[in-house]
Small-subunit ribosomal RNA, 5' domain from an uncultured bacterium, 514 nucleotides, folded computationally. It matches the Rfam family "Bacterial small subunit ribosomal RNA". Gene Ontology terms of the family: structural constituent of ribosome and ribosome.
Context: one part of a larger RNA
RNA sequence: GACGAACGCUGGCGGCGUGCUUAACACAUGCAAGUCGAGCGGUAAGGCCCUUGGGGGUACACGAGCGGCGAACGGGUGAGUAACACGUGGGUGACCUGCCCCCUACUCUGGGAUAAGCUUGGGAAACUGGGUCUAAUACCGGAUAUGACAUGGUCCUGCAUGGGGUUGUGUGGAAAGCCAGGGACAUUGUUUCUGGCGGUGGGGGAUGGGCCCGCGGCCUAUCAGCUUGUUGGUGGGGUGAUGGCCUACCAAGGCGACGACGGGUAGCCGGCCUGAGAGGGCGACCGGCCACACUGGGACUGAGACACGGCCCAGACUCCUACGGGAGGCAGCAGUGGGGAAUAUUGCGCAAUGGGCGGAAGCCUGACGCAGCGACGCCGCGUGGGGGAUGACGGCCUUCGGGUUGUAAACCUCUUUCGGCCCCGACGAAGCGUGAGUGACGGUAGGGGUAGAAGAAGCACCGGCCAACUACGUGCCAGCAGCCGCGGUAACACGUAGGGUGCGAGCGUUGUCC
Numbered sequence: 001g002a003c004g005a006a007c008g009c010u011g012g013c014g015g016c017g018u019g020c021u022u023a024a025c026a027c028a029u030g031c032a033a034g035u036c037g038a039g040c041g042g043u044a045a046g047g048c049c050c051u052u053g054g055g056g057g058u059a060c061a062c063g064a065g066c067g068g069c070g071a072a073c074g075g076g077u078g079a080g081u082a083a084c085a086c087g088u089g090g091g092u093g094a095c096c097u098g099c100c101c102c103c104u105a106c107u108c109u110g111g112g113a114u115a116a117g118c119u120u121g122g123g124a125a126a127c128u129g130g131g132u133c134u135a136a137u138a139c140c141g142g143a144u145a146u147g148a149c150a151u152g153g154u155c156c157u158g159c160a161u162g163g164g165g166u167u168g169u170g171u172g173g174a175a176a177g178c179c180a181g182g183g184a185c186a187u188u189g190u191u192u193c194u195g196g197c198g199g200u201g202g203g204g205g206a207u208g209g210g211c212c213c214g215c216g217g218c219c220u221a222u223c224a225g226c227u228u229g230u231u232g233g234u235g236g237g238g239u240g241a242u243g244g245c246c247u248a249c250c251a252a253g254g255c256g257a258c259g260a261c262g263g264g265u266a267g268c269c270g271g272c273c274u275g276a277g278a279g280g281g282c283g284a285c286c287g288g289c290c291a292c293a294c295u296g297g298g299a300c301u302g303a304g305a306c307a308c309g310g311c312c313c314a315g316a317c318u319c320c321u322a323c324g325g326g327a328g329g330c331a332g333c334a335g336u337g338g339g340g341a342a343u344a345u346u347g348c349g350c351a352a353u354g355g356g357c358g359g360a361a362g363c364c365u366g367a368c369g370c371a372g373c374g375a376c377g378c379c380g381c382g383u384g385g386g387g388g389a390u391g392a393c394g395g396c397c398u399u400c401g402g403g404u405u406g407u408a409a410a411c412c413u414c415u416u417u418c419g420g421c422c423c424c425g426a427c428g429a430a431g432c433g434u435g436a437g438u439g440a441c442g443g444u445a446g447g448g449g450u451a452g453a454a455g456a457a458g459c460a461c462c463g464g465c466c467a468a469c470u471a472c473g474u475g476c477c478a479g480c481a482g483c484c485g486c487g488g489u490a491a492c493a494c495g496u497a498g499g500g501u502g503c504g505a506g507c508g509u510u511g512u513c514c
Stems, first nucleotide, its partner, number of pairs: 001513003005510005012381006018374002020339001025337003029334003034069003039066002042062002046060001047058004076292003086216007095209002100205008108142004117132006149170009177197009218264003225255003230252008267289004271282004294315005317328004345371001347370003353367001354365004384414004394405004418455001420450005428441001431438002458503005463484003469498005479486002
């Protein structure tokens, strides 16, 4: 000098930051991922109308369900990891990429189911079985196909495996509709045109990723030898893709004092702190990457996961149970217990920014924007200004003359920041919406007015280092102390008081780093 600090004493206001460093300990409760009726069959609820009841109709809409997209983002944590995990520079002629953008060609024709519904069973529940009916942008056939894929010929070319063009043959292969407006036929409906949103094949882009390599960054030799899928090859499997990744066979290799192997510790970086620099230490907040989601293992779906708020199995723990069987996972936001020297509200809002879905309106969003708590940090402001000597009283000291506290107070005069009270009162709003309208913060910031010096100072130190000295008490006691050292009867070093010095809404102490 610095700090995510803690502790002691003290504490007026504001702005901006910041706040479980310990038990990756266990968690009550609420919320944190939905959305689309312009994909579909439908109608549980609400409004209106009809109805004696039961029920029916209708528009706005919409519970549950089928289907689509999202849920792989965003948010948390640092356990594990010494590794291509990270940083940096490259490679991919060994690869993938939903939504988005550009180009191109299409969107023809059929079929069978199933959930919801109705009905009937099982179960305490969680849940689940049978029968029957129905729809789709759900599912499955057929047609067409430039191209794609496989293979043969040929041409061009490179950086080794190769890359690109052209041509022939062959195999198996696509698709889905919806909405608005107009026209035609017709009762709802059908068909056609235009526009929009979609769908399928192919090519390119953008973005995001996978894999591979060079180099770099901890301690330990009181760890010296390590290795059998081990090192390489061939055939095969597997993957989007290379590869001992896996497998069979063959060879006997591969690594190591330039530190292998083992042990310990640790997420890495941009950066942060310190320092003139070189260097040293650290990796909290913010940003990038990685890893993890009760512990261990596994795959499914999907463009993407081996998936925090998905599934299955095993385990520990907790809960429910009718004892047969079930449910759960805060290292999301709050909050609770526990641990600890120690770390906050079970708050408000989607108004803004951003995200998901949707044509849109909009819905969802503990991301986010705000508010609350904590002097935890940084910064700013205030606790008054001027005058005022006979140098008052009181306190302390005294050589008893006085000195000092001290212009300090009183007293006179002035001002009113901040705080209090009253009135006014935003920007942030662009967008959306026919329009009316739409701000959580917030009656906040800010502005105007008003009363009155009024409501606002402490902490540490004073032997030397080191700025600041006397008195009394104590008597190697009680105590102080960072080092040297103080205290055993005149202690500037202990305790108290007066005085002084330093900093100041803080001041000291402890811990850690330079």